The RNA shown here (SAM riboswitch aptamer (S box leader)) has 108 nucleotides and comes from Paeniglutamicibacter cryotolerans.
Model confidence (mean pLDDT): 80 of 100.
Of the family's consensus pairs, 96% are formed in the model.
Rfam family: SAM riboswitch aptamer (S box leader). Rfam links the family to the GO term regulation of gene expression.
The organism belongs to Paeniglutamicibacter, within Bacteria.
RNA sequence: UACCCAUCCGGAGCGGCCGAGAGACCUGGAUCGAUGAAGCCGCAGCAACCUACCCCGCCGAUGAGGCAUCUGAAACGGUAACGGUGCUACUGCCAGGUUCGAUGGAAA
Numbered sequence: 001u002a003c004c005c006a007u008c009c010g011g012a013g014c015g016g017c018c019g020a021g022a023g024a025c026c027u028g029g030a031u032c033g034a035u036g037a038a039g040c041c042g043c044a045g046c047a048a049c050c051u052a053c054c055c056c057g058c059c060g061a062u063g064a065g066g067c068a069u070c071u072g073a074a075a076c077g078g079u080a081a082c083g084g085u086g087c088u089a090c091u092g093c094c095a096g097g098u099u100c101g102a103u104g105g106a107a108a
Stems, first nucleotide, its partner, number of pairs: 001108001004105005013043005021032002024098006044088003049084002051080004057067003092100001
């Protein structure tokens, strides 16, 4: 980096450096920004994609109860959060447009 799959209206911010713009691009709109944008670094947090573990016997009504009690099988369910990523204004900010973008997984 080609192709493929999933997700993108929920959630979670402080400090330091820096110094003027910022959120994928175009048009329009509404916002954020010298009370410090974007970027970088540190710490903290969120989430649960990767990851680990758990969950599917029969009858009965899903209950009570009874029978069986060997083996195996799960996620779009549940729990966890050491590790690999990611994320932490606004729905990817909104509308229209586009061979659009972002993140994770997989893969040659």